[in-house]
Molecule: transfer RNA
Organism: Patescibacteria group bacterium
RNA sequence: GCGCCCAUAGCUCAACGGAUAGAGCGUAUCCCUCCGAAGGAUAAAAUCGAGGUUCAAUUCCUCGUGGGCGCA
Repeated sequence: GCGCCCAUAGCUCAACGGAUAGAGCGUAUCCCUCCGAAGGAUAAAAUCGAGGUUCAAUUCCUCGUGGGCGCA
């Protein structure tokens, strides 16, 4: 330099172009307990950036950024 793949809660991952973007773990508060652990309830928390297509974009297209792999 060229090609391919990936980017969503703190972490690991979901989401035929259409639902209030969900789950597990973690975190906070409360219940329970003599105290903790376990268990139960509730809550906070995310689509890498800029454009485009579309009635509608996490999803499709372009460019950029970051990461991985291959070739040179």